A computed fold for a 74-nucleotide RNA from a Candidatus Saccharimonadota bacterium, annotated as transfer RNA.

RNA sequence: GGCGGCGUAGCUCAGAUGGUUAGAGCGCAGGACUCAUAAGCCUGAGGUCAGUGGUUCGAUCCCACUCGCCGCUA
Repeated sequence: GGCGGCGUAGCUCAGAUGGUUAGAGCGCAGGACUCAUAAGCCUGAGGUCAGUGGUUCGAUCCCACUCGCCGCUA
């Protein structure tokens, strides 16, 4: 240099063939319970869906480019 995969919450990951509100587990905060703690229970916060542009009535999802990580290859 060429080709391919991946990028979504603090972490690990879902998200159907584009549609009404973007989710789970863990973690974090609060509550209740307890003599007190842990576990379990209830509630909550937390997201530029890597970035820019395009297609579309509508994009996490499709297209192009850029950036980052990983792999294959010369």
Rfam family: tRNA. Gene Ontology term of the family: triplet codon-amino acid adaptor activity. NCBI's taxonomy places the organism under Bacteria, Bacteria candidate phyla, Candidatus Saccharimonadota. It was read from a public genome assembly.